RNA sequence: GGGGAAGUGGCCUAGUUGGUAGGGCGACGGACUCAUAAUCCGUAGGUCAAGGGUUCAAGUCCCUUCUUCCCCA
Repeated sequence: GGGGAAGUGGCCUAGUUGGUAGGGCGACGGACUCAUAAUCCGUAGGUCAAGGGUUCAAGUCCCUUCUUCCCCA
């Protein structure tokens, strides 16, 4: 230099055909317990890597850029 894959709460991950961003762990509060753990219930937490475009509507489609990984040279 060329080609490909990935980027979603603190961490991991789903989102299949564009139509309310969901789950697990963790955190916090409560129940239970003499107490802790476990278990159960609830709550908060997401500019979906960045910018732009298409669309009534974008995590999803298009363009550019950034980061990480793989292959070729």
The RNA shown here (transfer RNA) has 73 nucleotides and comes from a marine sediment metagenome. Rfam family: tRNA. Rfam's curators write: Transfer RNA (tRNA) molecules are approximately 80 nucleotides in length. The RNAcentral record of the sequence draws on MGnify.